[in-house]
Molecule: SAM riboswitch aptamer (S box leader)
Organism: uncultured Cyclobacteriaceae bacterium
RNA sequence: GAUUUAUAAAGAAGAGGUGAGAGAUUAGGCUCUUUGACCCUCUGGCAACCAUCAGACCUGAAAGGUGCCAAAUCCUACCCAAUAAGGGAACUAUAAACA
Numbered sequence: 001g002a003u004u005u006a007u008a009a010a011g012a013a014g015a016g017g018u019g020a021g022a023g024a025u026u027a028g029g030c031u032c033u034u035u036g037a038c039c040c041u042c043u044g045g046c047a048a049c050c051a052u053c054a055g056a057c058c059u060g061a062a063a064g065g066u067g068c069c070a071a072a073u074c075c076u077a078c079c080c081a082a083u084a085a086g087g088g089a090a091c092u093a094u095a096a097a098c099a
Stems, first nucleotide, its partner, number of pairs: 003097006013043005021032003026077004044069003049065002052061003078088003
């Protein structure tokens, strides 16, 4: 990377480094950003998918394996709906399983 299943409107930031773009891809919109974003490191935190533990599906805990810590996966694009509200799908991300 492929496949299957589940989840994705909740939640959680400080310091140091770097220095101009960033928000997955294409397009449009919108937003963040020299009051230093994005990214990297450290520390801290959130969550509870797997594992573990407490007494069992439930529930709780959070020392392990991951993941995550602007905005709904930032929004829209395809389908249904009335071109709306709203719903669904796809894509993407993460987890677990599988060959």